[in-house]
RNA sequence: GGACCCAUAGUUUAAUGGAUAGAAUUCGGGGCUUCGGACCCCGCGACCGAGGUUCGAUUCCUCGUGGGUCCG
Numbered sequence: 001g002g003a004c005c006c007a008u009a010g011u012u013u014a015a016u017g018g019a020u021a022g023a024a025u026u027c028g029g030g031g032c033u034u035c036g037g038a039c040c041c042c043g044c045g046a047c048c049g050a051g052g053u054u055c056g057a058u059u060c061c062u063c064g065u066g067g068g069u070c071c072g
Stems, first nucleotide, its partner, number of pairs: 001071007010025004018055001027043005048064005
């Protein structure tokens, strides 16, 4: 220098162009328990950034940023 892949809660992740963006775990509250753990219930919390296409974008396109793999 070139090619390809990835980016969603603190973490691991799901999502045919139309869902209140869904779970698990963490965290907070409550229940249970002598106390704690486990278990049960409830809650908080996310689409990497900017444009474009579209009636409608997490999804498609372009550029950028970050990470990874390969080639030179």

Annotation
Predicted 3D model of a 72-nucleotide RNA (transfer RNA) from a Nanobdellota archaeon. Taxonomically the source falls in Nanobdellota (Archaea, Nanobdellati). It matches the Rfam family "tRNA". Rfam's curators write: Transfer RNA (tRNA) molecules are approximately 80 nucleotides in length. Model confidence (mean pLDDT): 82 of 100.